A computed fold for a 68-nucleotide RNA from a marine eukaryotic metagenome, annotated as transfer RNA. It matches the Rfam family "tRNA". By type it is a transfer RNA. Its family is annotated with triplet codon-amino acid adaptor activity in the Gene Ontology. The coordinates come from a structure-prediction model, not an experiment, and the mean pLDDT is 82.
RNA sequence: GGCGUAGCUCAGUUGGUUAGAGCGUGGCACUCAUAAAGCCAAGGUCGGAGGUUCAAAUCCUCCCGUCG
Numbered sequence: 001g002g003c004g005u006a007g008c009u010c011a012g013u014u015g016g017u018u019a020g021a022g023c024g025u026g027g028c029a030c031u032c033a034u035a036a037a038g039c040c041a042a043g044g045u046c047g048g049a050g051g052u053u054c055a056a057a058u059c060c061u062c063c064c065g066u067c068g
Stems, first nucleotide, its partner, number of pairs: 001067004007023004016054001025041004047063005
């Protein structure tokens, strides 16, 4: 100095109204059966604590972890 967001890989960064995608997992349907493709769902206190603000994943400070 960079990074930390779902089990994994990541997006979201001019602050704004429901936090998302792919993979994976579970279910449904299809099939003689299995797989693939299809439909649906669950799963997150956005690393922790404080601050600013009407409002913070997003801005500021400190700490922790990780990479160089």